RNA sequence: GCGGAAAAAAGGCAAACUUGUCGAAAGAUAGGGGCGCAAAGCCAUGGGCCUUAGUCGCAUCAGCGAUAUGGCAGCCGGUUGCUAAU
Repeated sequence: GCGGAAAAAAGGCAAACUUGUCGAAAGAUAGGGGCGCAAAGCCAUGGGCCUUAGUCGCAUCAGCGAUAUGGCAGCCGGUUGCUAAU
């Protein structure tokens, strides 16, 4: 220098559910909670997924369809990091 690769240590985050608030909703946020995560840190004009207010079309009954300008990073992806025996 290259490759493989644990165990540990200090810690970190926080699913479902629940209470409050915002929102048409998806969802976000604060508290409780803890399923799990070596990136469950960050990034939404890389892909994918969710919602349908508004708009458009159909219908003539109050629905159906399309569409994000709304969202999801704990879906993949991009990117930046902590520790470390041999």
Predicted 3D model of an 86-nucleotide RNA (c-di-GMP-I riboswitch aptamer) from Desulfotruncus arcticus DSM 17038. Lineage of the source: Bacteria > Bacillota > Eubacteriales > Desulfallaceae > Desulfotruncus arcticus. Its mean pLDDT, the model's own confidence on a scale to 100, is 82. The sequence is in RNAcentral, with records from ENA and Rfam.